[in-house]
């Protein structure tokens, strides 16, 4: 230099053909316990790496760009 993959909650990951973003774990509140752990129940937590565009509507499509990983030279 060229090619490819990945980037979504604190962490690990889903998200189908574009239609109002989810799970598990963690943390937190309540119940249970003499207390802790375990268990049960509940709520919270994100604008999807950044930007522009297309569209009535974008995590998803197009373009630019950044980071990480891999391959080739």
């Nucleotide at each position: 230099g060229c090619c490819g993959a990945u980037u979504u909650a604190g962490c690990u990951c889903a998200g189908u053909u574009g239609g109002u973003a989810g799970a598990g774990c963690a943390a937190u509140g309540c119940a249970u316990u003499c207390g802790u752990a375990a268990u049960g129940c509940g709520g919270a937590g994100g604008u999807c790496g950044g930007g522009u565009g297309u569209u009535c509507g974008a995590g998803u499509c197009a373009c630019c760009u950044a980071a990480u990983c891999g391959g080739c030279a």
Molecule: transfer RNA
Organism: Alphaproteobacteria bacterium